This is a predicted structure of an 82-nucleotide RNA (transfer RNA) from Candidatus Levybacteria bacterium RIFCSPHIGHO2_01_FULL_41_15. Its Rfam family is "tRNA". Rfam's curators write: Transfer RNA (tRNA) molecules are approximately 80 nucleotides in length. Taxonomically the source falls in Candidatus Levyibacteriota (Bacteria, Bacteria candidate phyla).
[in-house]
RNA sequence: GCCAGGAUGGCGAAACCGGUAGACGCGUACGGUUCAGAACCGUAUGGGGUAACCCUUGGAGGUUCGAGUCCUCUUCCUGGCA
Numbered sequence: 001g002c003c004a005g006g007a008u009g010g011c012g013a014a015a016c017c018g019g020u021a022g023a024c025g026c027g028u029a030c031g032g033u034u035c036a037g038a039a040c041c042g043u044a045u046g047g048g049g050u051a052a053c054c055c056u057u058g059g060a061g062g063u064u065c066g067a068g069u070c071c072u073c074u075u076c077c078u079g080g081c082a
Base pairs, nucleotide, nucleotide: 001081002080003079004078005077006076007075010026011025012024019065027045028044029043030042031041032040046055047054048053058074059073060072061071062070
C1' cells in the first nucleotide's frame, strides 16, 4: 500500500428486510430476607434539564417520512496479502 472484519450505556453483548436504541447478562443503588452476612427475591439503573423536553450506536457529512443498519470521507483495533 491493497483486501476483509470490528467500534453500541459503568462492563459484556443483542437489535432479523431500514421502523420504540440498548433485549439479555454482569455490576451498582434502594428495599425484603438474616442475630449479622453470603446466597436468594423485588424495584430502579445512558447523559443533560426543576419540568416540558433535548441529546446519545468511534468522528464528520449524505440518502430517507424514518439510519446502529444504506452511501461517502475519516480515526482506531484485529486478521490476511504484498